Description: The RNA shown here (Bacterial small signal recognition particle RNA) has 99 nucleotides and comes from a Planctomycetia bacterium. It matches the Rfam family "Bacterial small signal recognition particle RNA". On this family, see Regalia et al., Nucleic Acids Res 2002: "Prediction of signal recognition particle RNA genes". Gene Ontology terms of the family: signal recognition particle, plasma membrane targeting and SRP-dependent cotranslational protein targeting to membrane, signal sequence recognition.
RNA sequence: GACGAGGGGCCCCCGCAAUGGGGCGCUGUGAACCUGGUCAGGGGAGAAAUCCAGCAGCCAUAAGCAGUCAGCUCUUUGUGCGGUGGGCCUCUCGUCGGC
Repeated sequence: GACGAGGGGCCCCCGCAAUGGGGCGCUGUGAACCUGGUCAGGGGAGAAAUCCAGCAGCCAUAAGCAGUCAGCUCUUUGUGCGGUGGGCCUCUCGUCGGC
């Protein structure tokens, strides 16, 4: 110096997980009127029967707000594990060659 074997380190790629975040989902909350339902009282029409509109209340819900990870999905990373994966550096050993 060449070749081979093995060890270590770093970087990249890939997979799984972890961590944080977003979206969906879920839960809660959520409208004086400007949403829906039911509409006491009261009001209107009517001789009456009955009918009409409908406030409060109650129920439900939109946007919004809050929460949640047990789910789906996207994503982040001074994280972990893995891969007959790729690259670089380095150490050890062996064989061969040269001085």